[in-house]
Context: one part of a larger RNA
């Protein structure tokens, strides 16, 4: 000199864009943060329509009311079932490691939803929630009996294919891989909605099954690279390798049995301490040094430790089980919970925000869609925490006013500063207008590929509603210099001096040092310097 996720003191007009628990990975009241699908399925309820039965009333062949069961529509509820809850969001505890970065390998692998292509979707069965009945429990919840559905579950059929074994050919890193032909064995599926039709059925669409390929996302392996301590010098028994097996999507001592006796280390093993890594960021002419907050990528974690289940994917933040600490409820038998999600509370600390609005946009989940959900996100609120921009006025104005301070009493300084005159109108205040962000969705019409045709699909045109921010930005009218400058310093270093007070006191101080009666060094005042929302 530069910089900051800053804090503290003094001061404080406005705006834009950012940023905001660095400490206790301490503990958490409350609300919200992951649901959705009735076009997979059976129920319970409310309501409307329709037609039927029973009963009652009446101005009785007509209407009204009540109840019961049927069908249809809308809505609500839990349940079975599907997809999603493995994303998104948080944190940095652990980790010195293939965790990360970079470059490769996988002839050792997986990939739901999505896309392309091929083939198929046949025919049966038995249950079980919900519901009903009974029972246990304070509760959380649970048991027994009975009924029922499915795109839930289970046999069977078929096999273009696929898997394993076998055959042939090619390649090879000699482990195996690729292809061909089909010999053996094994292996699938589910329906829903809409249109037409008297029906059988046909068509459209969303699904379902098998296979090949793609895309995307991942798993595993390897070379190299990036902390400190040698006042840590030896470390190692699944240890190192082999054979066989188990396990996995997959290689592997990952795990197991047996066999061998190896493996690592001054090119720093082992141990200890510290630490998430990177793109980047700060600094520096660079080399280098420091750092990893916001944003982006990867990793790890989710009260602490362990475990598996489900699933394409987890050993799973708002899932399950066990143990532990802690908190809460209890009828004492037993139960409930996990903010390192968004707000918020207590605590800790020098220190870090609202228990806000909206799904309008972007994105995500579900759904055929309408739509629902979304503390992701978009906004608003608080904080000069940072950066940037703007303003606090401009021009003229000397008899150089008054006041204040100093004075050699002549005067000097404050000082064009003020007043005054002429203006301007940013910001501010009041009034009026008032957005971009919005195009989709949806409806209508036309055209196109395909098809017998219609729906659906693709393209074009028209109509058409949707904004949290926000009556905000912005525009305009009006008023009026009106509402908006401080902090530190003035002995030398170091730019800026006098007066009074004080009297080694009170005090100052970064270093040298000031103060004991004229202190440019303390305090106050005037003036000066510097800087200018710090």
């Nucleotide at each position: 000199g530069g910089a900051c996720g800053a804090a503290c003191g003094c001061u404080g007009g406005c705006g834009g864009c950012g940023c905001g628990c660095c400490u206790a990975a301490g503990a958490c009241a409350u609300g919200c943060a992951a649901g959705u699908c009735g076009a997979g399925c059976g129920g319970g309820g409310u309501u409307c329509g329709u037609g039927g039965g029973u009963g009652a009333g009446c101005c009785u062949a007509g209407c009204u009311c009540a109840c019961c069961g049927g069908c249809g529509g809308a809505c609500c509820c839990a349940g079975c079932g599907g997809c999603g809850g493995a994303c998104g969001g948080g944190u940095g505890a652990g980790u010195a490691a293939c965790a990360c970065g970079u470059g490769g390998g996988u002839a050792a692998c997986c990939u739901a939803c999505c896309c392309g292509c091929c083939a198929a979707u046949c025919g049966g069965g038995g249950a079980u929630a919900a519901c009903c009945g009974c029972g246990g429990g304070a509760a959380a919840c649970c048991g027994c009996g009975g009924c029922u559905a499915a795109u839930a579950c289970c046999g069977g059929a078929u096999g273009g294919g696929c898997a394993u074994c076998g055959g042939c050919g090619g390649c090879u890193g000699c482990g195996g891989c690729c292809g061909c032909a089909g010999g053996a064995u094994g292996u699938a599926a589910a329906g829903g909605a809409g249109g037409c039709g008297g029906a059988a059925g046909c068509c459209u669409u969303c699904g379902u099954u098998g296979g090949c390929g793609g895309a995307u996302g991942g798993g595993c392996c390897c070379g190299c690279g990036g902390g400190c301590c040698a006042u840590u010098a030896g470390c190692u028994g699944g240890u190192u390798g082999g054979u066989g097996g188990g396990g996995u999507a997959a290689u592997g001592g990952c795990c197991c049995a047996c066999c061998a006796a190896g493996g690592c280390g001054a090119c720093g093993a082992u141990g200890g301490c510290u630490a998430g890594c990177c793109g980047g960021c700060c600094u520096g002419a660079g080399a280098g040094g420091g750092u990893g907050g916001c944003c982006g990528g990867c990793c790890a974690c989710a009260c602490u430790g362990g475990g598996a289940c489900u699933g394409a994917g987890a050993c799973a933040c708002g899932g399950c089980c066990c143990a532990g600490a802690c908190u809460c409820c209890u009828a004492c038998g037993g139960g409930a919970g996990g903010c390192a999600g968004c707000a918020g509370u207590c605590g800790g600390g020098a220190a870090u925000c609202u228990u806000g609005g909206a799904c309008a946009a972007u994105g995500g989940g579900g759904g055929a869609a309408a739509c629902c959900c979304u503390g992701a996100u978009c906004c608003a609120g608080c904080g000069a925490c940072g950066c940037c921009g703007c303003g606090u006025g401009a021009g003229c104005g000397a008899u150089g006013a008054a006041g204040g301070c100093c004075u050699u009493c002549g005067g000097g300084c404050u000082g064009u500063a003020a007043a005054g005159c002429u203006c301007u109108g940013u910001c501010u205040u009041g009034g009026g207008g008032g957005a971009c962000g919005a195009a989709g969705a949806c409806c209508c019409g036309g055209g196109g590929a395909g098809g017998c045709a219609a729906u659906g699909c693709c393209c074009c045109g028209g109509g058409g509603g949707u904004g949290a921010c926000g009556g905000u930005a912005c525009c305009u009218c009006a008023a009026g210099a009106g509402g908006a400058a401080g902090c530190c310093c003035c002995g030398g270093c170091u730019a800026a001096c006098u007066a009074c007070g004080u009297g080694c006191c009170a005090g100052c101080a970064g270093c040298c040092g000031c103060g004991g009666u004229a202190a440019u060094a303390c305090g106050u005042a005037g003036g000066c310097g510097c800087c200018c929302u710090c």